[in-house]
RNA sequence: AGGGUUGGCCGGGCAAUCGCGGGCAGCGUCUGCUGUCUGAGGAAAGUCCGCGCUCCAAUGAGCACGGUGCCGGGUAACACCCGGGCGGAGUAAUCCGCGGAUAGGGCCACAGAAACAAACCGCCCCAACGGGUAAGGGUGAAAAGGUGGUGUAAGAGACCACCGGGAUCGGCAGUAAUGUCGAUUUCCAGGCAACCCCCACUGGGAGCAAAGCCAAACAGGAGCGAAGUCCGUACGUGGACGAGAAGCUGCUCGCGUCUCUCGAGCUCCGGGUGGGCUGCACGAGCGCCACGGUAACGUGGCGCCUAGAUGGAUGAUUGCCGAAGUGCAGGGAGGCUCUUUCGAGCGCCAACCAGCACGGGACAGAACGCGGCUUACAGGCCGAUCCUGAGU
Repeated sequence: AGGGUUGGCCGGGCAAUCGCGGGCAGCGUCUGCUGUCUGAGGAAAGUCCGCGCUCCAAUGAGCACGGUGCCGGGUAACACCCGGGCGGAGUAAUCCGCGGAUAGGGCCACAGAAACAAACCGCCCCAACGGGUAAGGGUGAAAAGGUGGUGUAAGAGACCACCGGGAUCGGCAGUAAUGUCGAUUUCCAGGCAACCCCCACUGGGAGCAAAGCCAAACAGGAGCGAAGUCCGUACGUGGACGAGAAGCUGCUCGCGUCUCUCGAGCUCCGGGUGGGCUGCACGAGCGCCACGGUAACGUGGCGCCUAGAUGGAUGAUUGCCGAAGUGCAGGGAGGCUCUUUCGAGCGCCAACCAGCACGGGACAGAACGCGGCUUACAGGCCGAUCCUGAGU
């Protein structure tokens, strides 16, 4: 100097005038006035996960149906984060992936003779018919482990030696995933489980349009609907068994509540209210420091308060500053070549420095909140790290 990888940050600022929402204080009491503080994001997006919170609702079990998937740790929890292991890509920094294919079923197009096992060409035997073969060739993503030999009519783990993989049994290291070493054994075709499935762990449901309160208004009608029995009584009414109803996820059991004809509830038709308040922001909150930890993070101390709208606020104008960029004109190094030196040339229409003028940039708007993930982003800044080249 060039090309990469990866982590973090910014993504306009200041002032004035006017205009909006909220909090607090004071005044005024018709909606108001004054002062002060404050008012969109790193993703507010996606709605993909996890929760807080609310209700079903008081409380369980099983089946079904889901979710996750190497090991350990973090966290309120998670499919997230950190560290580690194995496999793959890359020279590397780094990035991506992760239970099981001997429990069973299913699939592997086309090509090819054949894709759970076979023979097209080839080789060998035979006069021929036919037989043997899986070493060589061909097809394919994938076709009976490799090298050397024995053997054979020709061959082949058929056999032998060595090697590779698998399986089994052990040693050592590690919390573990795993790694490594040794012994035995001819066991030697695969891939797909984001196909069904198996294994381990795990899971109530619905959701702020949740759910509460207040005010106001109206108009109800029809149908269906269970099984009663016993006990006590102070005669108000109570209890037990049984039957029934809605509900608890889809089902079953079970459960509490309600009802048992003076009837719980269900179905259909019709009417009223579509107003106000709460929920609604002090939080698993943010910043700094110390300690512990490889880290994620944890503990402690100090400090801070930063939207809460509801046809939906956070804006407009002016001035100054300012980032990228463009143009103009100026300076212009380290270094290289030549030269005794001075110096000349290249580098250089450049990096870089500073001046003037123009310029004024991306993705994109809260609606209960938080922890993540994913996606979008003009331009700029800070750091770490890898590779290549040159010089000292």
Overview
The RNA shown here (Bacterial RNase P class A) has 392 nucleotides and comes from an Anaerolineales bacterium. Taxonomically the source falls in Anaerolineales (Bacteria, Bacillati, Chloroflexota, Anaerolineae). Rfam family: Bacterial RNase P class A. About the family: Ribonuclease P (RNase P) is a ubiquitous endoribonuclease, found in archaea, bacteria and eukarya as well as chloroplasts and mitochondria. Its mean pLDDT, the model's own confidence on a scale to 100, is 78. The gene name in the source record is rnpB. RNAcentral holds the sequence, with entries from ENA.